This is a predicted structure of a 351-nucleotide part of an RNA (small-subunit ribosomal RNA, central domain) from an uncultured bacterium. The full RNA is in RNAcentral, with records from ENA, Greengenes and SILVA. It matches the Rfam family "Bacterial small subunit ribosomal RNA".
[in-house]
Context: one part of a larger RNA
RNA sequence: CUGGGCGUAAAGCGCGCGUAGGUGGUCUGAUAAGUCGGGUGUGAAAGCCCCUGGGCUCACCUGGGGACUGCAUUCGAUACUGUCAAGCUAGAGUAUGGUAGAGGGGGGUGGGAAUUCCCGGUGUAGCGGUGAAAUGCGUAGAUAUCCGGAAGGACCACAGUGGCGGAGGCCGCCCCCUGGAACAAUACUGACCCUGAAGUGCGAAAGCUGGGUAGCAAACAGGAUUAGAUACCCUGGUAGUCCACGCCGUAAACGAUGUCAACUAGCCGUUGGAUCCGCUUUAAGGGUUUAGUGGCGCAGCUAACGCGAUAAGUUGACCGCCUGGGGAGUACGGCCGCAAGGUUAAAACUC
Numbered sequence: 001c002u003g004g005g006c007g008u009a010a011a012g013c014g015c016g017c018g019u020a021g022g023u024g025g026u027c028u029g030a031u032a033a034g035u036c037g038g039g040u041g042u043g044a045a046a047g048c049c050c051c052u053g054g055g056c057u058c059a060c061c062u063g064g065g066g067a068c069u070g071c072a073u074u075c076g077a078u079a080c081u082g083u084c085a086a087g088c089u090a091g092a093g094u095a096u097g098g099u100a101g102a103g104g105g106g107g108g109u110g111g112g113a114a115u116u117c118c119c120g121g122u123g124u125a126g127c128g129g130u131g132a133a134a135u136g137c138g139u140a141g142a143u144a145u146c147c148g149g150a151a152g153g154a155c156c157a158c159a160g161u162g163g164c165g166g167a168g169g170c171c172g173c174c175c176c177c178u179g180g181a182a183c184a185a186u187a188c189u190g191a192c193c194c195u196g197a198a199g200u201g202c203g204a205a206a207g208c209u210g211g212g213u214a215g216c217a218a219a220c221a222g223g224a225u226u227a228g229a230u231a232c233c234c235u236g237g238u239a240g241u242c243c244a245c246g247c248c249g250u251a252a253a254c255g256a257u258g259u260c261a262a263c264u265a266g267c268c269g270u271u272g273g274a275u276c277c278g279c280u281u282u283a284a285g286g287g288u289u290u291a292g293u294g295g296c297g298c299a300g301c302u303a304a305c306g307c308g309a310u311a312a313g314u315u316g317a318c319c320g321c322c323u324g325g326g327g328a329g330u331a332c333g334g335c336c337g338c339a340a341g342g343u344u345a346a347a348a349c350u351c
Stems, first nucleotide, its partner, number of pairs: 003323004007305002012319001014202004021195002025088002028085004033081002035077008048066004053061002091192001092189004096184002099181001103178007111155001115151004120146003126137002163170002207247002209244003215241002220236004258318006266296012300307002324351003333344004
């Protein structure tokens, strides 16, 4: 390089946007670059293949032909690809209408309960905790109970193989700003599309800086357990968890399944829309259709497990990635970062 692959064996970038590049619906005409055909020139000889002759079988040698799959030039062909021109509407997009939604950002909250702490009252010897205990708290009045005050954090039920989002993720309530989606019917633009090396943005948790700190709680201390117990259990408890400006850029970032498009039996749920029946209005319920989201399952696929219109089936376009185990996602160098570290990424050696 070719080949074969990427759910679980090695392998889909965490997810978008997007440059170059690659790829591209339908019709007509032009062109003739790719493509196809003919001619001409060239493609040295030897060698190679076929035939023939010399030579004792040979080696070796002579002659003829073929081949040299190429390049250049010229004359043609025009289906396909390209290019140019003019169109089309089935892809894509825009407008209109109502719709569902924890989609995002900011602000407010006289939202309620709980927890902890503080003041005061009642009240007296225990409380707490466990398998059982002890550490711990309590006669300086705890636990329990009542009134008042303060603080911080999280939002029970509703709640759902339910919804929204590109992924990460998103749930008390109200207001403001804002992104996207599906559906229905028309109108408009007229291939504007798809993918995407670089690049760029977003990106859980932990961590870094400054605040804040009720509860919880790495580390840590003590009590137990145990042969030991640097654990599991208990009593405490600091970072952190919360907020803000900014960094970090990683996860079993998982559907371990890249994005887009087309095609290929059915059955059962559920969410949003449209429509019809239910009709006497609404409603429960049912039919059709459309977009999601689940459970089975035919064909087919698969090493099997399983997947099965939300494909891992049948195809096309483009990108990423893999190539025995260890060494190693390490060293060195580059780039990024305040740091922690991230990213790119070997080799010797060894089995």